[in-house]
Description
This is a predicted structure of a 135-nucleotide RNA (c-di-AMP riboswitch aptamer (ydaO/yuaA leader)) from a Solirubrobacterales bacterium. It was read from a public genome assembly, where an Rfam model found it.
RNA sequence: UGCCGAGCGCCGUCGUCUCCUGGACGCGGCGACGGGGGACCCAACGCGGACCAUGUCCGCCGGGGCGAAUCGGUUCGAUCGUGAGCCGUAGCGUUGCUCUCCGCGACGCGAGCCCGUCAGCUCACCUCGUAGGCG
Repeated sequence: UGCCGAGCGCCGUCGUCUCCUGGACGCGGCGACGGGGGACCCAACGCGGACCAUGUCCGCCGGGGCGAAUCGGUUCGAUCGUGAGCCGUAGCGUUGCUCUCCGCGACGCGAGCCCGUCAGCUCACCUCGUAGGCG
C1' cells in the first nucleotide's frame, strides 16, 4: 500500500506500561458485521424379521455445524486396509477488456476444523465470534 476472511468503528475524569498531553495492552460499555440454537404452519418420519398385529419388540444404517472447498476418474504402493500423487469438476477469489451488470479472457483456490447420538424450517427469545493468513 493491496488481497482472502464476519473478523471492524466509537466511548471511558477505569487499570497497567510508556519513547508521555500522545500511544500500546487489559477491562467495561455502545454500535456494526458474521454464525449457532429456537414455535404454530409446512416438510419429514428407512430396511429386514418375529409377534399378543395396523402396533410392539429385535437386528442393521448414526446425524449435524463453520467454510467456496463439493462430486467423479485414474495411477502408485501393497497387507485386504490406511496412505500418497495426477486429471477433471460443482462452487469460490483476484485481475484485464467491456470502464454498471451480464459476458469473455488470464492467473489462482477447490482446504481444514468442530459438535458428540443431538439440532429440518422457524416469530418471540437464547447464545457465540470479531481470528488467522498472503502479495

Overview:
Taxonomically the source falls in Solirubrobacterales (Bacteria, Bacillati, Actinomycetota, Thermoleophilia).